[in-house]
Context: one part of a larger RNA
Molecule: small-subunit ribosomal RNA, 5' domain
Organism: metagenome
RNA sequence: GGAUGAACGCUGGCGGUGUGCCUUAUACAUGCAAGUCGUGCGGUACGUCGCAAGACGUAUAGCGGCAAACGGGUGAGUAAUAAAUAGGUAACCAACCCUCAAGACGGGGAUACCCCAUCGAAAGAUGGAUCAAUACCCGAUAAUGUCCCUUCAGGUGCGCCUGAGGGGAAGAAAGACGCAAGUCGCUUCUGGACGGGCCUAUUUCCUAUCAGCUAGUUGGUAAGGUAAUGGCUUACCAAGGCUAAGACGGGUAGCUGGUCUGAGAGGACGGUCAGCCACAUUGGGACUGAGACACGGCCCAGACUCCUACGGGAGGCAGCAGUCGGGAAUAUUCGGCCAAUGCGCGAAAGCGUGACCGAGCGACACCGCGUGGGCGACGAAGAUCUUUGGAUUGUAAAGCCCUUUUACAGGGGAAGAAAACCGGGUAAAACCGGUGUGACGGUACCCUGAGAAUAAGCAGCAGCAAACUACGUGCCAGCAGCGCGGUAAUACGUAGGCUGCAAGCGUUAUCC
Numbered sequence: 001g002g003a004u005g006a007a008c009g010c011u012g013g014c015g016g017u018g019u020g021c022c023u024u025a026u027a028c029a030u031g032c033a034a035g036u037c038g039u040g041c042g043g044u045a046c047g048u049c050g051c052a053a054g055a056c057g058u059a060u061a062g063c064g065g066c067a068a069a070c071g072g073g074u075g076a077g078u079a080a081u082a083a084a085u086a087g088g089u090a091a092c093c094a095a096c097c098c099u100c101a102a103g104a105c106g107g108g109g110a111u112a113c114c115c116c117a118u119c120g121a122a123a124g125a126u127g128g129a130u131c132a133a134u135a136c137c138c139g140a141u142a143a144u145g146u147c148c149c150u151u152c153a154g155g156u157g158c159g160c161c162u163g164a165g166g167g168g169a170a171g172a173a174a175g176a177c178g179c180a181a182g183u184c185g186c187u188u189c190u191g192g193a194c195g196g197g198c199c200u201a202u203u204u205c206c207u208a209u210c211a212g213c214u215a216g217u218u219g220g221u222a223a224g225g226u227a228a229u230g231g232c233u234u235a236c237c238a239a240g241g242c243u244a245a246g247a248c249g250g251g252u253a254g255c256u257g258g259u260c261u262g263a264g265a266g267g268a269c270g271g272u273c274a275g276c277c278a279c280a281u282u283g284g285g286a287c288u289g290a291g292a293c294a295c296g297g298c299c300c301a302g303a304c305u306c307c308u309a310c311g312g313g314a315g316g317c318a319g320c321a322g323u324c325g326g327g328a329a330u331a332u333u334c335g336g337c338c339a340a341u342g343c344g345c346g347a348a349a350g351c352g353u354g355a356c357c358g359a360g361c362g363a364c365a366c367c368g369c370g371u372g373g374g375c376g377a378c379g380a381a382g383a384u385c386u387u388u389g390g391a392u393u394g395u396a397a398a399g400c401c402c403u404u405u406u407a408c409a410g411g412g413g414a415a416g417a418a419a420a421c422c423g424g425g426u427a428a429a430a431c432c433g434g435u436g437u438g439a440c441g442g443u444a445c446c447c448u449g450a451g452a453a454u455a456a457g458c459a460g461c462a463g464c465a466a467a468c469u470a471c472g473u474g475c476c477a478g479c480a481g482c483g484c485g486g487u488a489a490u491a492c493g494u495a496g497g498c499u500g501c502a503a504g505c506g507u508u509a510u511c512c
Base pairs, nucleotide, nucleotide: 001512002511003510004509006508007507008506009505010504013369014368015367016366017365018364019362020361021326027323028322030321031320032319035066036065037064040063041062043060044059045058046057047056048055049054073279074278075277082204083203084202085201086200087199088198089197097192098191101188102187103186105139106138107137108136115128116127117126118125119124146169147168148167149166150165151164152163153162154161155160175184176183177182205251206250207249212242213241214240217239218238219237220236221235222234223233224232254276255275256274257273258269259268260267261266281302282301283300284299285298304315305314306313307312332359334358336357341355342353343352344351345350372402373401374400375399382393383392384391385390408449409448410447411446412445416440421434422433423432424431457501458500459499460498461497463482464481468496469495470494471493472492478484479483
């Protein structure tokens, strides 16, 4: 000099864009953060039409489907089960999407809700009866898929693999809407996309005052297990494997794209944003599922908190706000919104979304603007200094003439919006016309009005280093990075003047 997620002191006009618990991965009151589908199902309630039968519609507790493994948070752990880069395959694609082919035949028994009854303080639990499904089960059929046997050819590491055949075994389904055409689903299968699993190599902090480490340890065979390779697991066999190019141990740490600095080489850092990883009160475990060993799921154990009729129950903010605590220190419990973007569900309308988009608070940072402009005396007053002549403050003020950014007041007033819907049109779209959706927000922006009106501080002045005098103090009080202060202190305190930066200026801390 530059930099910061900064803090502290003094000061403070406006706007834009960013950014804001670095400490206790401490504990958490309250509200919200994951739902949706009635075009899967039976019921219930209500509304409209109707004489009625019934039709249509609305709502939904329950069964069922999909989602809840994403999105959001944090950085505890992790020095390699991680990350970055470059490769590989022993295997997967089941949800959704594209795609090849084929198929959806016949039956069955339950159960939730509802109703009845019982137990319990509650959380909740139990029994009975009856009825449904795209819930569940059985049978049939089925190859190119799976498994078994087998023939031929090729390859081979002799285990097997690939290709072309033959035989056998097991294995599937669900309907809904519509007058219909049809649309959306369902089952099996082929190939792919997206996205993952696993493997290899290289690189990735300090420490030798850590020198030896290792028994599933290293390899083989067999079996099991997995979507899949593999000591992943087990049995048996062998005795290996790693290490001074640092094993093993200890400490510290999420990694990267990047950020800061520097001419570069380097050094330091990894907050916001983006990619990956890990975690979700602590430890362990599996279930469901295409996907989890699952933040707002389940089970067990521990600590803690709460309720209790003492028998027993409930909970998990490192989601968004917010509270206590800790700390030098870090924001609103938004009487904002789903308008946009995206995601989940749905045929769609749509619903949900503390993701997101916005607003609020903080000079925390960067950027921009303003606090007025011109003229104006050999020069007012005051103040300071003085050699008492004067000098400085100083064109500064006053005064005269202008301007009106910003602030204030009045008026106008967006873009961000395309869709969806309705009508036409089409095989279906496209397309055309109409209607119509904005949290921000009466905001941005524009126009008008009056009036210099609403707006300057902070630090320094011995040298480094731009800027000097007076008074006070007298190794005292104080300053302080080095150093000043002992009676004339340009270094302390005050004043005047000056210098620097400026809505900031200084100090402290840390990095280059």